This is a predicted structure of a 264-nucleotide RNA (Bacterial large signal recognition particle RNA) from a Candidatus Aenigmatarchaeia archaeon. Taxonomically the source falls in Candidatus Aenigmatarchaeia (Archaea, Nanobdellati, Candidatus Aenigmatarchaeota).
[in-house]
RNA sequence: AGGCUAGGUCGGGCCGGUAGCGGUGGCCUGUUGCUGACAAUCCGCUAUAGUCAGGACCGAAGCCUGCGGGCGGCGUUUAUGUGCUUGCAGGGCCCGCAUUUAGUGUGUAGAAGCCCAGUCCUCUGGGACAGUUUUUAUGGUGAACCGGGUCAGGCCGGGAACGGAGCAGCCCUUAUCUGUAAUUGCUGUGCUUAGGGGGUCGCUGAGUGGAGCGCUUUUUGCGGAUCAACCCUUCAGGCACAGGCGUCCACCAAGGGCGCGCUU
Numbered sequence: 001a002g003g004c005u006a007g008g009u010c011g012g013g014c015c016g017g018u019a020g021c022g023g024u025g026g027c028c029u030g031u032u033g034c035u036g037a038c039a040a041u042c043c044g045c046u047a048u049a050g051u052c053a054g055g056a057c058c059g060a061a062g063c064c065u066g067c068g069g070g071c072g073g074c075g076u077u078u079a080u081g082u083g084c085u086u087g088c089a090g091g092g093c094c095c096g097c098a099u100u101u102a103g104u105g106u107g108u109a110g111a112a113g114c115c116c117a118g119u120c121c122u123c124u125g126g127g128a129c130a131g132u133u134u135u136u137a138u139g140g141u142g143a144a145c146c147g148g149g150u151c152a153g154g155c156c157g158g159g160a161a162c163g164g165a166g167c168a169g170c171c172c173u174u175a176u177c178u179g180u181a182a183u184u185g186c187u188g189u190g191c192u193u194a195g196g197g198g199g200u201c202g203c204u205g206a207g208u209g210g211a212g213c214g215c216u217u218u219u220u221g222c223g224g225a226u227c228a229a230c231c232c233u234u235c236a237g238g239c240a241c242a243g244g245c246g247u248c249c250a251c252c253a254a255g256g257g258c259g260c261g262c263u264u
Stems, first nucleotide, its partner, number of pairs: 001264004007058004011029005019046005034054005062258004068252002072248006080242008089233004094224005102216005113208002116205004120198008128189005135182006147172004155164003
């Protein structure tokens, strides 16, 4: 160095389940790292703890143990932390009164308070104005025909003179419309005025009064409102994450143990 053989490898762990051990199940993990059948009202076993069947590889490989490191799972922990959330209570946030701190404005050219009046609200009236209306007066307008007067032209009667009806035009006027003045009623009003009533707040004026008053801010107390929302705190819970403790542990792994055959 070649061949053969003994012997090995082809995964492991946690949870669950079980008298217990494996498997199928869920999960974690090893850079590659078997196949088929059986199987959760289960399948197969018995501390030598899957059964059956088949296959590949290695071959002195390898097997056992494992300081230490370390992924993950499970249990526990109100005494650990953080975050979220539920509930009760208290307080705050809101309003009023009082008090206190600071600033500012105003006040003996008179603060707050009290009182009167006006504004404001309401009722009943007057005036003024505007509109409308009754009556009268005075103007204007005003009739194709169905008002009057006068009636050119034309028409009719007549021998003629003249007469007749009568359109247009002109004049007068009825109804109608309109202007002015006076007058009788009605309606309306950011105007004006009188009286009665109401009157919480605000504004204006007067009287009284005789030194505070207002605004913002800070402190405290009392009372009220809400118990909805928001903020803070205590207490009692719940959930999640992290941590602590315990336990099992994939994987890596110092070191150690077993083994290392036969043959050319």

Its Rfam family is "Bacterial large signal recognition particle RNA". Gene Ontology terms of the family: signal recognition particle, plasma membrane targeting and SRP-dependent cotranslational protein targeting to membrane, signal sequence recognition. By type it is a non-coding RNA gene. The model forms 90% of the base pairs in the Rfam consensus. The coordinates come from a structure-prediction model, not an experiment, and the mean pLDDT is 78. RNAcentral holds the sequence, with entries from ENA.